[in-house]
RNA sequence: CACGUAGCUCAAUAGUAGAGCACUCGCUUUGGGAGCGGGAAGUUGCCGGUGCGAAUCCGGUCGUAA
Numbered sequence: 001c002a003c004g005u006a007g008c009u010c011a012a013u014a015g016u017a018g019a020g021c022a023c024u025c026g027c028u029u030u031g032g033g034a035g036c037g038g039g040a041a042g043u044u045g046c047c048g049g050u051g052c053g054a055a056u057c058c059g060g061u062c063g064u065a066a
Base pairs, nucleotide, nucleotide: 002064003063004062007021008020009019010018015052023039024038025037026036027035045061046060047059048058049057
């Protein structure tokens, strides 16, 4: 100095936390895969502060990389 957000890889630069892959259910198939449709999964590393409202801004702290 940069980063930490779903099992993994990553978005969201104050206004309902999302996508792809994976997982699961259904349709399709003789079966599987592919395809299509649905679902589950995150108190955003932790503790505080500002603010009507914080993943986002500020302070502290822990971890990772250079």